This is a predicted structure of a 72-nucleotide RNA (transfer RNA) from a Pseudomonadota bacterium. The sequence is in RNAcentral, with records from ENA. The organism belongs to Pseudomonadota, within Bacteria. It matches the Rfam family "tRNA". It is annotated as a transfer RNA. The prediction has a mean pLDDT of 83.
[in-house]
RNA sequence: GGGCCUGUAGUUUAAUGGAAAAACACUCGCUUCGCAUGCGAGAGAUUGUGGGUUCAAUUCCCACCGGGUCCA
Numbered sequence: 001g002g003g004c005c006u007g008u009a010g011u012u013u014a015a016u017g018g019a020a021a022a023a024c025a026c027u028c029g030c031u032u033c034g035c036a037u038g039c040g041a042g043a044g045a046u047u048g049u050g051g052g053u054u055c056a057a058u059u060c061c062c063a064c065c066g067g068g069u070c071c072a
Stems, first nucleotide, its partner, number of pairs: 001071007010024004018055001026042005048064005
């Protein structure tokens, strides 16, 4: 320098055009003499950045940035 894959909550993963869900973690409550476990509730994301297509983009297209891998 070129090809391919990837980027979503603090972490790990869903959602593949009609606008984001779960687990763990966090907060509160119940349970306990207390802790842990268990149960219930809650908060937390302008989906890497910027454009384009569309009535509508996490999803499709382009460029860039970061990570991984292969070739030179």